[in-house]
RNA sequence: AGCGAGGACUAUUCUAUCGCCGGGCAGCGAUGCCGGGAGGAAAGUCCGGGCAGCACGAGCCACCAUGCUUCCUAACGGGAAGAGACUGCAACGGGAAACCCAGCAGUUAUAGCAAGCGCCGCAGAAAACAAACCGCCUAAGGCAAGGGUGACUUUGCACGGCAAGGGUGAAAACGCGAGGUAAGAGCUCACGACGGUGACUGGCAACAGCACUGAUGGCAAGCCUCAUGGGCUGAAAGACCAAAUAUACCGACUGUCAAGGGCAGGCUCGCCCAAUGUCGGGGGGUAGGUUGAUAGAGGCCGUCGGCGACGGCGGCAGUAGAUUAAUGAUAGAACAUGACAGAACCCGGCUUACAGGUCCUCGCCAUUU
RNA sequence: GACUCAGUAGCUCAGUAGGUAGAGCACAACACUUUUAAUGUUGGGGUCCUGGGUUCGAGCCCCAGCUGGGUCA
Numbered sequence: 001a002g003c004g005a006g007g008a009c010u011a012u013u014c015u016a017u018c019g020c021c022g023g024g025c026a027g028c029g030a031u032g033c034c035g036g037g038a039g040g041a042a043a044g045u046c047c048g049g050g051c052a053g054c055a056c057g058a059g060c061c062a063c064c065a066u067g068c069u070u071c072c073u074a075a076c077g078g079g080a081a082g083a084g085a086c087u088g089c090a091a092c093g094g095g096a097a098a099c100c101c102a103g104c105a106g107u108u109a110u111a112g113c114a115a116g117c118g119c120c121g122c123a124g125a126a127a128a129c130a131a132a133c134c135g136c137c138u139a140a141g142g143c144a145a146g147g148g149u150g151a152c153u154u155u156g157c158a159c160g161g162c163a164a165g166g167g168u169g170a171a172a173a174c175g176c177g178a179g180g181u182a183a184g185a186g187c188u189c190a191c192g193a194c195g196g197u198g199a200c201u202g203g204c205a206a207c208a209g210c211a212c213u214g215a216u217g218g219c220a221a222g223c224c225u226c227a228u229g230g231g232c233u234g235a236a237a238g239a240c241c242a243a244a245u246a247u248a249c250c251g252a253c254u255g256u257c258a259a260g261g262g263c264a265g266g267c268u269c270g271c272c273c274a275a276u277g278u279c280g281g282g283g284g285g286u287a288g289g290u291u292g293a294u295a296g297a298g299g300c301c302g303u304c305g306g307c308g309a310c311g312g313c314g315g316c317a318g319u320a321g322a323u324u325a326a327u328g329a330u331a332g333a334a335c336a337u338g339a340c341a342g343a344a345c346c347c348g349g350c351u352u353a354c355a356g357g358u359c360c361u362c363g364c365c366a367u368u369u
Numbered sequence: 370g371a372c373u374c375a376g377u378a379g380c381u382c383a384g385u386a387g388g389u390a391g392a393g394c395a396c397a398a399c400a401c402u403u404u405u406a407a408u409g410u411u412g413g414g415g416u417c418c419u420g421g422g423u424u425c426g427a428g429c430c431c432c433a434g435c436u437g438g439g440u441c442a
Stems, first nucleotide, its partner, number of pairs: 002364009012334007020037002023034004039340001043351002046349005051234004063230005068082005083110001084108006093100002111225002116223002118219003133166002135162003142157006174192002177189003193216001194214005200209003238291004247283001249281005260273004299316007335338001370441007379394004388425001396412005418434005
């Protein structure tokens, strides 16, 4: 220098004119002047919180979510630093070699199958209270044949014993060595893998080392167990103002003709109530409007603490806020000819999309010193 | 704005403890028929929406995305 991978930052810029949406000032008004106007993801709506309303005596069950440790944080399923595991490379280590390994890099939804249940197709003897196709063995017992007067003995066999080896499979009943045996087997022992315990050692802890002890297939992104957390609903939440029309209710006036109700057992008379009228008041709800609603667990700079996420202190700057919903068009200049994409209550994350540019790290190849 | 369901053959749909993907219609060939239809026999046809993960193994379980439908004033 080239190619590739990962991460961080950035996200066309400037000028003029005409428009669009808010704000301020002046003006009776028309209007004029000044200043502001999308993002790193505004997206998906996947988590967490603020805020608001409703519900709420406590506990348990059910349901949902999370799941190594510590820390950060308002909180989180997010982030940081670690632990363990796995994968790759592997020494100026080890080993005869294969290879192992300090270390480096990357990945990791990583509690518990030694609580219970369930599943493990095909192949294979057997896929989990074990079993035997090939194979190995004939010690005891059995059977058969032979020998012996007899006690007994020799040979063979499986309908007996075994699970080391072969074979099947993703996975084969811990690995390996020695002992042991008829042959074998964690059957026993050493070492190693693994679980539990420990007022042992190191570490805040996960964990590592050591000691003791114990069991043995895998799967919990199968049911489940354990631990922790979760009341429900979302700005179409909620709060305030409130027209026209109709009207609950209240008052006044008119009317007392007719209908209705009350006073009596019935009828008649009488008395009382009563508006279906007019005027005024008036609550709630509807249209509509205002608010919620943009200064916030905020940003930038410096400094201090911390491995880091982040926190403390000091300083600085600063109005996007619509509700059919604004941020555009034209002209000119510059270059790399401009990607993904557009707020709708707000904030912290995650995920997804993204042309070009800048910086950092790593890998490969080549050249030079 | 808030929530919810679905995606499997050309079409409509099945697919349960995860183990070789199916049905009906459609399509093609053959038979039947003078011919067509109907009928019968046979056959072909699949990116199980996409990508990643868990697992020995994924249409099915988990995560992310894409597309489509529905509900709420």